[in-house]
Context: one part of a larger RNA
RNA sequence: UGACGGGGGCCCGCACAAGCGGUGGAGCAUGUGGUUUAAUUCGAUUCAACGCGAAGAACCUUACCUGGGCUUGAAAAGCAAUUGAUCAUCUCGGGAAACCGAGACUUCCUUCGGGUCAAUUGUACAGGUGCUGCAUGGCUGUCGUCAGCUCGUGUCGUGAGAUGUUGGGUUAAGUCCCGCAACGAGCGCAACCCUUGUCCUUAGUUGCCAUCAGGUUAUGCUGGGCACUCUAAGGAGACUGCCGACUUUAAGUCGGAGGAAGGUGGGGACGACGUCAAGUCAUCAUGGUCUUUAUGUCCAGGGCUACACACGUGCUACAAUGGCUAGUACAGAGGGGUGCAAUGCCGCGAGGUGGAGCAAAUCCCAAAAAGCUAGUCUCAGUUCGGAUUGGAGUCUGCAACUCGACUCCAUGAAGUUGGAAUCGCUAGUAAUCGCAGAUCAGCAUGCUGCGGUGAAUACGUUCCCGGGCCUUGUACA
Numbered sequence: 001u002g003a004c005g006g007g008g009g010c011c012c013g014c015a016c017a018a019g020c021g022g023u024g025g026a027g028c029a030u031g032u033g034g035u036u037u038a039a040u041u042c043g044a045u046u047c048a049a050c051g052c053g054a055a056g057a058a059c060c061u062u063a064c065c066u067g068g069g070c071u072u073g074a075a076a077a078g079c080a081a082u083u084g085a086u087c088a089u090c091u092c093g094g095g096a097a098a099c100c101g102a103g104a105c106u107u108c109c110u111u112c113g114g115g116u117c118a119a120u121u122g123u124a125c126a127g128g129u130g131c132u133g134c135a136u137g138g139c140u141g142u143c144g145u146c147a148g149c150u151c152g153u154g155u156c157g158u159g160a161g162a163u164g165u166u167g168g169g170u171u172a173a174g175u176c177c178c179g180c181a182a183c184g185a186g187c188g189c190a191a192c193c194c195u196u197g198u199c200c201u202u203a204g205u206u207g208c209c210a211u212c213a214g215g216u217u218a219u220g221c222u223g224g225g226c227a228c229u230c231u232a233a234g235g236a237g238a239c240u241g242c243c244g245a246c247u248u249u250a251a252g253u254c255g256g257a258g259g260a261a262g263g264u265g266g267g268g269a270c271g272a273c274g275u276c277a278a279g280u281c282a283u284c285a286u287g288g289u290c291u292u293u294a295u296g297u298c299c300a301g302g303g304c305u306a307c308a309c310a311c312g313u314g315c316u317a318c319a320a321u322g323g324c325u326a327g328u329a330c331a332g333a334g335g336g337g338u339g340c341a342a343u344g345c346c347g348c349g350a351g352g353u354g355g356a357g358c359a360a361a362u363c364c365c366a367a368a369a370a371g372c373u374a375g376u377c378u379c380a381g382u383u384c385g386g387a388u389u390g391g392a393g394u395c396u397g398c399a400a401c402u403c404g405a406c407u408c409c410a411u412g413a414a415g416u417u418g419g420a421a422u423c424g425c426u427a428g429u430a431a432u433c434g435c436a437g438a439u440c441a442g443c444a445u446g447c448u449g450c451g452g453u454g455a456a457u458a459c460g461u462u463c464c465c466g467g468g469c470c471u472u473g474u475a476c477a
Stems, first nucleotide, its partner, number of pairs: 001477002003474003007471007015461002019425005026316008034307002042053002064302007073125001078123007089104006108115002127291002130289003136285002138280003141276001143274001148187006154163003167178003193268004198236007207226003212223003239262001242256005318418001322377007334365003339358002344353003384415001389410007431453007
């Protein structure tokens, strides 16, 4: 100087408390461990691994296993020699295919020297998701959006170092003020960026419809209009600016006014010096090392989907604030050409048929759902719950046996609110309800977004956990 203390002081955080809803019990989905297996490819392992890499394993992917092939490797490229053949294509045979064997076919330019192209042979080589993340780059997680981390000059100390950065206030903040042997500065904080909340200007189609006219069973449907909504460009607006109180006449705090918004308005992006030899050699790159008729490469089938069990993360429930039936209302944000597909017709349905319109503020996906209205059920393992199983189908795709999703009929398991323990959340949040997208032929309870409905509680900081500053002790570095 740090680190540590079941030392002290001050402060903060859904850290506790106050509340609301979960997990832990059930069934299923998914990941992991374990076990099994020819293989169940590999990585990730406290917080910070476990719906993680994987924004999508039937084949492919695929790295694994079994079997069958190839060997300068049809993934590229150098040199030499040789050849105009080989590959490819077509035919035949073997074969599951890859591949092997046979047959047919056989580049272009030319100054005829050759060049080009291709192959064969040879040679250096290629190749490797082989190893080392404890050799590395790059990227990332984490403490933590915590308020810290440093430097120059000066001063103090023999020196390691100290001071500044401590102290008194204050702040979300090393934020600012005052004081001070310090005076300044840098990286962080904040602001600048995006979005959302109010208003104005400009613009008015594909958007909108207040007024006028026409028309319809009905609809901005038509003429017309650009007021309003909206769209998207540019501005305005919030700064403790104003008033009062408190404070050290400071920084600031509390209250009030005006205002759409008030003290960082809400949300996002943004992550200091560093820590964990944290993670990644399987995104990529790369040193070393190993391999070279195989640890490379091609193909078929299988596996990654196994199942006495254990754990994590979720979905659906256990019902009446509900289930079922009928009617009816209101979003936002997205996507669409190998695409989205309306009206119609067929089917109980998944879906089929057909193809108007739309490269989309125009058309389509598209039905929002919870909600509201009416009826029924009447507390039951039920008209709750839907696992499992049988049968019949639909769709995608060469192909749904291993191993897809969905539909219909039948079947109708556990489950009556969950032990110890443990998690999330402070407002348009929790809870609850649906919608869209990426990946994608098909496959979503996951992920990423979007809106609808919409709470309770916070006395407070004694305690648990994590963190910041000061101080003290130390047999630690």